RNA sequence: GGUGCUGUAGCUCAGUUGGUAGAGCAUCGGACUGAAAAUCCGUGAGUCGGUGGUUCGAAUCCACUCAGCACCA
Numbered sequence: 001g002g003u004g005c006u007g008u009a010g011c012u013c014a015g016u017u018g019g020u021a022g023a024g025c026a027u028c029g030g031a032c033u034g035a036a037a038a039u040c041c042g043u044g045a046g047u048c049g050g051u052g053g054u055u056c057g058a059a060u061c062c063a064c065u066c067a068g069c070a071c072c073a
Stems, first nucleotide, its partner, number of pairs: 001072007010025004019056001028042004049065005
């Protein structure tokens, strides 16, 4: 230098014809207990890496770009 993959909540990840962004764990509050742990109930948390484009509508399609990984040279 070239090609490919990945980037979504604090963490690990879903999101399958473009149509209101989700789960588990963790955090926080409560129940239970003499007190904890476990269990149960509830809560908050996101510019979907960034910019632009297409579209009535984009996490999703297109272009460029940033970061990480792999391969080729």
Model confidence (mean pLDDT): 81 of 100. The RNA shown here (transfer RNA) has 73 nucleotides and comes from Roseivirga sp. UBA6061. It matches the Rfam family "tRNA". Rfam classes the family as a transfer RNA.